[in-house]
Predicted 3D model of a 102-nucleotide RNA (SAM riboswitch aptamer (S box leader)) from Aquisalibacillus elongatus. It was read from a public genome assembly, where an Rfam model found it. NCBI's taxonomy places the organism under Bacteria, Bacillati, Bacillota, Caryophanales, Aquisalibacillus.
């Protein structure tokens, strides 16, 4: 990089450092000098894997690997319903995270 499964309306931010872009992409609509991105400290969530525990499960704890910490994955995207011209819903694709293969 591929592949395969499971999850995506829940939660959880401050301080330095830096100096303009960031929300994956494409259209929108955010956010951002009252201070982006990135990277340091600290703190917190949350429970996929491992680990423990004992009442052995839809369990607990948060010890180790990771992930997260504006907005449902900020909404939409290909199809398809429904109510009417804008809105709802299913939901694929694509994306992300875990894990495990190759």
């Nucleotide at each position: 990089u591929u592949c395969u499964u499971a999850u995506c309306c829940a939660g959880a931010g401050a301080g330095g450092u830096g100096g303009a872009g960031g929300g994956a992409c494409u259209g929108g609509c955010c956010c951002u000098a009252c201070g982006a991105a990135a990277c340091c400290u600290c703190a917190g969530c949350a429970a996929c894997a491992g680990g423990u525990u004992c009442u052995u499960g839809u369990a607990a704890c948060a010890c180790u690997g990771u992930g997260c910490u504006a907005a449902u994955u900020c909404c939409a995207g290909a199809a398809g319903c429904c109510u009417a011209u804008a809105g709802g819903c299913u939901g694929a694709a694509a994306g992300a995270u875990a894990a495990g293969a190759a």
Of the family's consensus pairs, 91% are formed in the model.